Two RNAs folded together computationally: RNase P RNA and transfer RNA, 421 nucleotides in total.
């Protein structure tokens, strides 16, 4: 230079004119006039975890779902850092993705002699019958340590030498676990699920709750019950317990379908400094920052900036999206532009 | 807002990880004088898309589209 990787930032702007939302001041009390505010990195997906509210202080047992390597870190997580082994993919930088235990079962079908007490073909013994024998061969996703030698009747970890496996010990590490340490076994393959342990999670979500106004009828069906009780209280089941008599409980019908609170200062953001590799803390300063209800944050004009195509005049394009109780991650769209750190299979001096 | 289902032939559903089916239509023959039935035989599948797990995904894991239901 060009390609890339990794971790961050930004993500169009000014100006007129005409609307919108709430708020706050004004007096002429009209749906008026002013004024200074009004979407994001995701506000999305609702996939994790919390605040907060309700269920009877939410007790027990069984179940059901999630997560499962090691140290951290957090308010809390199944996120996040940071390191550890495997395996994949990349020339690198780097990315991905798996790791709890294994008694005990289970792992179809076709191919293959055999799918884990293997004998079809080969190869040795043997007159035969039949025995040995995993070194070759062919089947699969996967064949019972590998590669040399010795050995034997072919052959074999059956010996032995390297490697590679397993235990046990020291040595570093907080720990996973690592070692060009050491001794000691000829060496009981490997992954999925079931299952076992250990960890969390009570169930339901602001249409939860809570107050105020307004209306009003249980007409009808159906199930059950008759004071030793049905039923039913927002939990998959079972217990417990609370509530239960002109009654519970399903349909079904009737009213009213409006307002205020919950509602924005929160595990807040910025910006020094210090501590930690790092997520993240910890002090000090500072800063006020949307609260709508079918639902405001908009629309036209002009001017710039930026991109792309064009020799040039010019032409075209400016993403992804649009708050509904709040917060902290997670994911998945995103036109484009920067910064900061690496990498070299290339290019060029 | 919140919460739960579903996606498989043209319709309407089935399907335990191991060769993707059924009914109904559709098409070729038979049957008839013709037309329904009926009886025979075919045809037609990116199993909503993408990834990922495994030897092997419709099935299991994630992520996404798109459709239904329900809470006042």
């Nucleotide at each position: 230079c060009c390609g890339c990787a990794u971790a961050c930032a930004c993500g169009c702007u000014c100006u007129a004119u005409c609307g919108c939302u709430g708020a706050c001041a004004c007096c002429u009390u009209g749906u008026g006039u002013g004024u200074a505010a009004g979407a994001g990195g995701a506000a999305a997906g609702u996939c994790c975890g919390a605040g907060c509210a309700a269920c009877a202080g939410a007790g027990a047992g069984c179940g059901c779902c999630a997560c499962g390597c090691a140290a951290g870190u957090u308010a809390a997580u199944g996120g996040c850092u940071u390191g550890a082994u495997g395996c994949c993919c990349g020339u690198a930088a780097g990315g991905g993705u798996a790791u709890a235990g294994u008694a005990a079962c289970g792992u179809g079908g076709a191919a293959g002699a055999a799918a884990a007490u293997a004998a079809c073909c080969g190869c040795c013994c043997g007159u035969g019958a039949g025995g040995g024998u995993a070194a070759g061969g062919g089947u699969g996703a996967g064949a019972a340590g590998g590669u040399g030698g010795g050995g034997u009747a072919a052959g074999a970890g059956c010996c032995c030498a390297c490697c590679g496996c397993a235990a046990g010990g020291g040595u570093a590490g907080c720990a996973a676990u690592a070692c060009u340490c050491c001794u000691u076994g000829g060496c009981u393959g490997u992954g999925c699920g079931u299952c076992u342990c250990g960890u969390g999670g009570g169930u339901u979500g602001c249409a939860a709750g809570a107050c105020c106004a307004u209306g009003u009828a249980u007409a009808c069906c159906g199930a059950c019950a008759a004071u030793u009780a049905a039923g039913g209280g927002u939990u998959g089941c079972u217990c417990g317990u609370c509530c239960g008599a002109u009654g519970u409980c399903g349909g079904g019908g009737g009213g009213u379908a409006g307002g205020u609170u919950g509602c924005u200062a929160g595990a807040g953001g910025c910006u020094a400094u210090g501590g930690g590799u790092g997520a993240c803390c910890a002090u000090a300063g500072u800063c006020g920052u949307a609260g709508a209800u079918a639902a405001a944050u908009g629309a036209u004009a002009g001017a710039g900036g930026c991109c792309c195509c064009g020799u040039a005049a010019g032409g075209g394009g400016u993403a992804c999206a649009g708050a509904a109780c709040u917060c902290g991650g997670c994911u998945u769209a995103u036109a484009g532009u920067g910064u900061a750190u690496g990498c070299a299979c290339g290019a060029c001096a | 807002g919140c919460u739960g289902u579903u996606g498989u032939a043209g319709c309407u559903c089935a399907g335990u990880g191991g060769u993707a089916g059924a009914g109904c239509a559709c098409u070729u023959c038979c049957u008839u004088g013709g037309u329904a039935a009926g009886g025979a035989a075919g045809a037609g599948g990116u199993c909503g898309u993408c990834a990922g797990u495994u030897c092997a995904a419709g099935c299991c894991u994630g992520a996404u589209c798109a459709a239904c239901a329900g809470c006042u």
Source information:
Rfam match: Bacterial RNase P class A. The family's RNA type in Rfam is ribozyme. Rfam links the family to the GO terms ribonuclease P activity, dimeric ribonuclease P complex and tRNA processing. Its mean pLDDT, the model's own confidence on a scale to 100, is 76.